RNAcentral holds the full RNA, with entries from SILVA. A computed fold for a 350-nucleotide part of an RNA from Viscum album, annotated as small-subunit ribosomal RNA, central domain. Taxonomically the source falls in Viscum (Eukaryota, Mesangiospermae, Gunneridae, Pentapetalae). It matches the Rfam family "Bacterial small subunit ribosomal RNA". Gene Ontology terms of the family: structural constituent of ribosome and ribosome.
Context: one part of a larger RNA
RNA sequence: UUGGGCGUAAAGCGUCUGUAGGUGGCUUUUUACGUCCACCAUAAAUUCCAAGGGCUCAACCCUAGACAGGCGGUGGAAACUACCAAGUUGGAGUAUGGUAGGGGCAGAUAGAAUUUUCGGUGGAGCAGUGAAAUGCUUAGAGAUAGGAAAGAACACCAACGGUGAAAGAACUCUGUUGGGCCGACACUAACACUGAGAGAUGAAAUCUAGGGGAGAGAAUGGGAUUAGAUACCCCAGUAGUUCUAGCCGUAAAUGAUGGAUACUAGGUGCUGUGCGUAUCGACCCGUGCAGUGCUGUAGAUAACGCGUUAAGUAUCCCGCCUGAGGAGUACAUUCGCAAGAAUGAAACUC
Numbered sequence: 001u002u003g004g005g006c007g008u009a010a011a012g013c014g015u016c017u018g019u020a021g022g023u024g025g026c027u028u029u030u031u032a033c034g035u036c037c038a039c040c041a042u043a044a045a046u047u048c049c050a051a052g053g054g055c056u057c058a059a060c061c062c063u064a065g066a067c068a069g070g071c072g073g074u075g076g077a078a079a080c081u082a083c084c085a086a087g088u089u090g091g092a093g094u095a096u097g098g099u100a101g102g103g104g105c106a107g108a109u110a111g112a113a114u115u116u117u118c119g120g121u122g123g124a125g126c127a128g129u130g131a132a133a134u135g136c137u138u139a140g141a142g143a144u145a146g147g148a149a150a151g152a153a154c155a156c157c158a159a160c161g162g163u164g165a166a167a168g169a170a171c172u173c174u175g176u177u178g179g180g181c182c183g184a185c186a187c188u189a190a191c192a193c194u195g196a197g198a199g200a201u202g203a204a205a206u207c208u209a210g211g212g213g214a215g216a217g218a219a220u221g222g223g224a225u226u227a228g229a230u231a232c233c234c235c236a237g238u239a240g241u242u243c244u245a246g247c248c249g250u251a252a253a254u255g256a257u258g259g260a261u262a263c264u265a266g267g268u269g270c271u272g273u274g275c276g277u278a279u280c281g282a283c284c285c286g287u288g289c290a291g292u293g294c295u296g297u298a299g300a301u302a303a304c305g306c307g308u309u310a311a312g313u314a315u316c317c318c319g320c321c322u323g324a325g326g327a328g329u330a331c332a333u334u335c336g337c338a339a340g341a342a343u344g345a346a347a348c349u350c
Base pairs, nucleotide, nucleotide: 003322004321005320006319007304008303012318014201015200016199017198021194022193023192025088026087027086028085031082034080035077036076037075038074039073040072042070049065051063052062053061054060091191092188093187094186096183097182098181099180103177104176105175106174107173108172114150115149116148117147118146120144121143125136126135163168207246208245209244210243211242215241220236221235222234223233258317259316260315261314262313263312266295267294268293269292270291271290272289273288274287275286276285299306323350324349325348332343333342334341335340
């Protein structure tokens, strides 16, 4: 635990699906749960408030009042919420005609480069650096042209461009499959939004088992540099990087900005798809929807910056914050093979 907040000061779950719950279009009817009105009853005394009185005053005491948001009963109201019943189409969805895309999965191929290897030509250096050295090389290296093999990544196109919920995703082709957008309007008739728990997915690295291993390359070895050099530079090089099946569940997982809906000046690009105009046709010009950029008005902001893709104006739902350190630590629980992850304090100090 009210309030005030969450781009950068503490604070938006990495992302999505969805249960309970919360919230929820338009019109008419019913009921009267919430709501509102009237009356009745109750709400001990003390205290408090106000009036009167008694102690010489006061504190104090006495008397009869007032107050008392609550609860209950009776009778009403029916606008709003809710309920009942019926309808409606603007939200949502289905069907239909198109359409863009590195969206996913599986399979198959292509070329350049690199390394290795084979034989040929050739004959002394190569490689590397600030300079060198370690290293390779007359057992023929490097260079050069040809044959073979392997693994990984896909130049140009390429974009401020497209796609996916996010993570992500790019040679080309084939198969299969998810979602989006636009147009006509046929159908269902509020079926919607959010979402505690829950489930799914989730880069890189790590881990388990089995393959694979070209290049680059944690660790490691050597050479340098240096006062030293457990580094930066150089020569090598294991794990891993790759594939299959699992595990992990974290990132500055960022737009450091949760989702949905509605409204609120313009200007200028790009992508997808319509319409009008024009035309032989493609352009041009005007305009609608969906997305993606830049600039900018009002507004809001501490400022920076935001600004119809809001950080503006409002509503609904969820998550989170509450001085700094101690500390994302200790303990405990759950998960994990482990590494660890999730939940998550206090003493004490300032």